Record summary: Large-subunit ribosomal RNA, domain IV from a marine sediment metagenome, 354 nucleotides, folded computationally. Model confidence (mean pLDDT): 87 of 100.
[in-house]
Context: one part of a larger RNA
RNA sequence: CUCUCCUUAAGGAACUCGGCAAUUUAGCCCCGUAACUUCGGGAGAUGGGGUGCCCUAAAAGUGAAGUCCAUACGGGUGGAGCUUGAGGGGUCACAGUAAAGAGGCCCGGCCGACUGUUUAGUAAAAACACAGCACUCUGCGAAGUCGCAAGACAAUGUAUAGGGUGUGACACCUGCCCGGUGCUGGAAGGUUAAGGGAAGAGGUUAUCCCCUUGAGGGAGAAGCUUCGAACUGAAGCCCCAGUAAACGGCGGCCGUAACUAUAACGGUCCUAAGGUAGCGAAAUUCCUUGUGGGGUAAGUUCCCACGCGCACGAAUGGUGUAACGAGUUGGGCGCUGUCUCAAGGAGAGACUCG
Numbered sequence: 001c002u003c004u005c006c007u008u009a010a011g012g013a014a015c016u017c018g019g020c021a022a023u024u025u026a027g028c029c030c031c032g033u034a035a036c037u038u039c040g041g042g043a044g045a046u047g048g049g050g051u052g053c054c055c056u057a058a059a060a061g062u063g064a065a066g067u068c069c070a071u072a073c074g075g076g077u078g079g080a081g082c083u084u085g086a087g088g089g090g091u092c093a094c095a096g097u098a099a100a101g102a103g104g105c106c107c108g109g110c111c112g113a114c115u116g117u118u119u120a121g122u123a124a125a126a127a128c129a130c131a132g133c134a135c136u137c138u139g140c141g142a143a144g145u146c147g148c149a150a151g152a153c154a155a156u157g158u159a160u161a162g163g164g165u166g167u168g169a170c171a172c173c174u175g176c177c178c179g180g181u182g183c184u185g186g187a188a189g190g191u192u193a194a195g196g197g198a199a200g201a202g203g204u205u206a207u208c209c210c211c212u213u214g215a216g217g218g219a220g221a222a223g224c225u226u227c228g229a230a231c232u233g234a235a236g237c238c239c240c241a242g243u244a245a246a247c248g249g250c251g252g253c254c255g256u257a258a259c260u261a262u263a264a265c266g267g268u269c270c271u272a273a274g275g276u277a278g279c280g281a282a283a284u285u286c287c288u289u290g291u292g293g294g295g296u297a298a299g300u301u302c303c304c305a306c307g308c309g310c311a312c313g314a315a316u317g318g319u320g321u322a323a324c325g326a327g328u329u330g331g332g333c334g335c336u337g338u339c340u341c342a343a344g345g346a347g348a349g350a351c352u353c354g
Base pairs, nucleotide, nucleotide: 001349002348003347004346005345006344007343008342010340011339014338019335027051028050029049030048031047036041038169052091053090054089055088056087059084060083061082062081066077067076068075069074092096104333105332106331107330108329109328110327111325112324116128117127132167133166134165135164136163137162138161144153145152146151170320171319172318173317175250176249177248180247181246182243183242184241185240186239189238190237191236195232196231200227201226202225203224204223207219208218209217210216251269252268253267254266255265278312279309290306291305292304293303294302
């Protein structure tokens, strides 16, 4: 010096990103307990008092012997013993749950309702799940899933059921847009495959023709064969509607009131429609340590407001919310070697020798 422990004057978070770590607290009995609340909670709230041993002893529980009544493995009486033990008196210590083991507490904000689940070996969370809510599919040989199939699950269930998707207790709510994409419905028209259909065209060739100059040139039936137009031809797409708790989206410029400022108001352009309620410098705010207030002697954090929301916003849910949380953030009380500032001690290493 390192590790694991123990103790410490005065101070008491001045440490530090942060009370990290370590203290404090602690059992049982009694008293007594706030805001808030979904009336269950919150609550062991917070905060107080008691606690050993000896003597005495109220009372309570149980209830032996004896005795009485008795058909009874019954009942009455009886009170021993045992257990608990209020209260009173005494007594010793600094200290009585005397050792060990055994909640620190409170007040704000955020997120998630809650108990649960998770990255076996860096993350336990605000992530996942969750009851509840909603949309959607499915009429039963169900939809859906696995399988080539048979078949199986769904389900020995039957729409108060089963599958999928989203949201996520509860309370109050959930606005506008269907132009795009998706889904559902529609079928008049346009487009549209194979197939059907064969008009027509080509190849070959019996045969025939031509100056047979040459294995030459030309025409060409039937058959076989290769292409093949019109016409016909479904869904789909185009098209027409509906649908946002489907995917999603939810404007700009200019002017205007008798101080100024601002603009209830007006004009204009664009759009499918131009963000409603609520919330808001927020787990979202760049400018930004916004501005005002609070808390501190002093506060880039925190709380309450304001609203020019760079770039909140309503089941990709909005806003609240008691209870809950090894969550996150701010403050306070208590307590402490975290610190001022270090010291002493124990054990194990390191070091030397072996």